[in-house]
RNA sequence: GAGGGUAUAGCUCAGAGGUAGAGCGCUUGCCUAGCAUGUAGGAGGCCCUGGGUUCCAUCCCCAGCACCCUCC
Numbered sequence: 001g002a003g004g005g006u007a008u009a010g011c012u013c014a015g016a017g018g019u020a021g022a023g024c025g026c027u028u029g030c031c032u033a034g035c036a037u038g039u040a041g042g043a044g045g046c047c048c049u050g051g052g053u054u055c056c057a058u059c060c061c062c063a064g065c066a067c068c069c070u071c072c
Stems, first nucleotide, its partner, number of pairs: 001071006010024004018055001026042005048064005
């Protein structure tokens, strides 16, 4: 220098046009003499950034930043 991929909750990941879910973790109640386990709840993300398309964008298109892979 060229090509490709990833970016969504604290962590690991789903979701592929109609303002977002799971597991683990955190937290509250119950349970226990007390833990663990179990059980019923709760908090936590405007989806990397900026534009474009669209009635509507996390999702489609373009550019950029970061990280990863391949080639030179």